[in-house]
Context: one part of a larger RNA
RNA sequence: CGUAUACGGCGGAUGCCUAGGCGUUUGGAGGCGAAGAAGGACGUGGCAAGCUGCGAUAAGCUCGGGGUAGGUGCAAGCAACCCAAGAUCCCGAGAUUUCCGAAUGGGGCAACCCAAUAGAGUCCCGAGUAAUCGGGAAGGCUAACCCGGGGAACUGAAACAUCUAAGUACCCGGAGGAAGAGAAAACAAUAGUGAUUCCGUAAGUAGUGGCGAGCGAACGCGGAUUAGCCCAAACCAAGGCAGUUACGGCUGCCUUGGGGUUGUAGGACCACAAUAUCGACUGCGUAGUGAAAUCGAAGACCGUUGGAAAGCGGCACCAUAGAAGGUGAUAGUCCUGUAGUUGCAAGCGAAGCAGAAGUAGUGGUAUCCUGAGUAGGACGGGACCGGAGAAAUCUUGUCUGAAUCUGCCAGCACCAUCUGGUAAGGCUAAAUACUCCCAGACGACCGAUAGUGAACAAGUACCGUGAGGGAAAGGUGAAAAGUACCCUGAAUAAGGAAGUGAAAUAGUACCUGAAACCGUAUACGU
Numbered sequence: 001c002g003u004a005u006a007c008g009g010c011g012g013a014u015g016c017c018u019a020g021g022c023g024u025u026u027g028g029a030g031g032c033g034a035a036g037a038a039g040g041a042c043g044u045g046g047c048a049a050g051c052u053g054c055g056a057u058a059a060g061c062u063c064g065g066g067g068u069a070g071g072u073g074c075a076a077g078c079a080a081c082c083c084a085a086g087a088u089c090c091c092g093a094g095a096u097u098u099c100c101g102a103a104u105g106g107g108g109c110a111a112c113c114c115a116a117u118a119g120a121g122u123c124c125c126g127a128g129u130a131a132u133c134g135g136g137a138a139g140g141c142u143a144a145c146c147c148g149g150g151g152a153a154c155u156g157a158a159a160c161a162u163c164u165a166a167g168u169a170c171c172c173g174g175a176g177g178a179a180g181a182g183a184a185a186a187c188a189a190u191a192g193u194g195a196u197u198c199c200g201u202a203a204g205u206a207g208u209g210g211c212g213a214g215c216g217a218a219c220g221c222g223g224a225u226u227a228g229c230c231c232a233a234a235c236c237a238a239g240g241c242a243g244u245u246a247c248g249g250c251u252g253c254c255u256u257g258g259g260g261u262u263g264u265a266g267g268a269c270c271a272c273a274a275u276a277u278c279g280a281c282u283g284c285g286u287a288g289u290g291a292a293a294u295c296g297a298a299g300a301c302c303g304u305u306g307g308a309a310a311g312c313g314g315c316a317c318c319a320u321a322g323a324a325g326g327u328g329a330u331a332g333u334c335c336u337g338u339a340g341u342u343g344c345a346a347g348c349g350a351a352g353c354a355g356a357a358g359u360a361g362u363g364g365u366a367u368c369c370u371g372a373g374u375a376g377g378a379c380g381g382g383a384c385c386g387g388a389g390a391a392a393u394c395u396u397g398u399c400u401g402a403a404u405c406u407g408c409c410a411g412c413a414c415c416a417u418c419u420g421g422u423a424a425g426g427c428u429a430a431a432u433a434c435u436c437c438c439a440g441a442c443g444a445c446c447g448a449u450a451g452u453g454a455a456c457a458a459g460u461a462c463c464g465u466g467a468g469g470g471a472a473a474g475g476u477g478a479a480a481a482g483u484a485c486c487c488u489g490a491a492u493a494a495g496g497a498a499g500u501g502a503a504a505u506a507g508u509a510c511c512u513g514a515a516a517c518c519g520u521a522u523a524c525g526u
Base pairs, nucleotide, nucleotide: 001525002524003523004522005521006520007519008518009517015511016475017474020446021445022443023442024441025440026439027438028437029435030434031141032140039100040099041098042055043054044053046078047077050074051073061094062093063092064091065090066089070082071081072080105114106113107112122137123136124135125134126133127132145176146174147173148172149171150170156163160210186193187192197224198223199222200221201220207215208214228427229426230425231371235258236257237256238255239254240253241252242251243250244249263405265370266369267368268367269364270363271362272361278358281355282354283353284352288348289347293342295340299315301314302313303312304311316333317332318322324336325335326334376400377399378398379397380396381395382394383393386412407422408421409420410419411418462469463468482510486496487495488494
């Protein structure tokens, strides 16, 4: 030095465990903010570094409700206290809430400085000749979902330019609990449908396409959910201003009110008839829902192994409860619970009651009205399944530019017939999308190199000027019973005895304790 065996050291794999994650689903909530948010800084405890809580009333103050024997957070210590005159704790409603931050008296290198009765600036409304004053609003934050304004490239086309990726990523603006769309100038095809949205199908079809790569509908059918309305105008009236007048009035414009709202055209106007029905919304508010909570059956059974019984053997019992967790091993009957029962504040709130905007008919006539820089056209873009094409339809930057119900638009160039509709104003629930967040349930999801980056002081330590990057790290025991006293030792190191414990090779470097690696002893070999 090697090999083997035994015993150790080191190391932290494996097994078991779970305090944390991941996912699905149901219900809720879907906002907070100048009454100062989100997020922070600094404080705050008897001793107090961190986390948590709180704010100079500072691990808290008040009230109401619940609840019951202990309590002064994580956190085990000492001290000092509180509590059946009901503390701690749980729920609800309030009070307080430093400084920064939209930050808003001025400034500023955020959490600071300066000034001070008050007072930021912007927009809207009102007053005023004006300076200015009074009132109101918004501002900022927020995970995704939604709408709008802008808008790539890598990539694919086996290169690349049209094309694709993709109207994606990203930036900006805006809103809501959903948003957007929406009551036919729609589809369809000689038959019909009857706002919108979403799902399935139609269908990878019709198409489009350097006819390459690719892109890709609609009708119809089956479902989800269903809901329809209001203006502008004609006409009438009032008021104001202006014009005109033979002072009776008339005309024009503006404002307000009535009227009226559609395509088998409707309305105004004229004539006739009538007072019905439904009812948005608002208030009250019953049932109910709704916080912490309440009651809640049955083995202290006998024996046995054990440190410990819930195990095993025996004998019982409950069950609208044999879900689950805990308890010294595996408990329906020990504890918390579970099935079931009871109860309630704020809030919400069917039904009901009251108020209440609004809401109908018949005929006649062809005088009036029915959305104009609009429809349409040209040029150039864009959107549609459609890349300019024979290219309808929608949209519009520039230039143009109608008709008025005997009207106008559409039905994929265009024309005719026919059919459908009534643009150029507006509103509209549900079915649909999403989950920062709250509550419940579940899982052929993970089990500490896994599962979130994070089971632990985790977005911490640490790194970086900064944007940003970003860890490692769980387990004694049933219970600290966490090793009194003695000895060795320089020792508060370490150890030996002793003691606790079922176990100490469970001693806080603590469950199990693999391998690599390092020793000691013995045997053999060299």